[in-house]
A computed fold for a 63-nucleotide RNA from Paraburkholderia sp. DHOC27, annotated as Fluoride riboswitch aptamer (crcB RNA motif). The sequence is in RNAcentral, with records from Rfam. The model forms 100% of the base pairs in the Rfam consensus. The coordinates come from a structure-prediction model, not an experiment, and the mean pLDDT is 77.
RNA sequence: UGUUUUCGUGGAGAUGGCAUUCUCCCUUGACCGCCCAUUCGGGCUAAUGAUGCCUACAGGCCU
Numbered sequence: 001u002g003u004u005u006u007c008g009u010g011g012a013g014a015u016g017g018c019a020u021u022c023u024c025c026c027u028u029g030a031c032c033g034c035c036c037a038u039u040c041g042g043g044c045u046a047a048u049g050a051u052g053c054c055u056a057c058a059g060g061c062c063u
Stems, first nucleotide, its partner, number of pairs: 010025004016054006033044004
C1' cells in the first nucleotide's frame, strides 16, 4: 500500500480522567456560567447534571 474475512457502533449537560446513573439532542440539534458597566473594563462560584474514586488547584492542622 492492496485484497479478503469477521466483529463493534452517536453526541451533549461552563475546566481533567474512570465508573455508575439521570436528563436532553438527532447535525436545521442538545451545549457554550453569573454580576456590574454596556465603550474600555471590573468582580465571583465551580474540576460533578448527580454520586464515588483519582489527578490538578485552594485553605487549615500535625509530623
NCBI's taxonomy places the organism under Bacteria, Pseudomonadati, Betaproteobacteria, Burkholderiales, Paraburkholderia.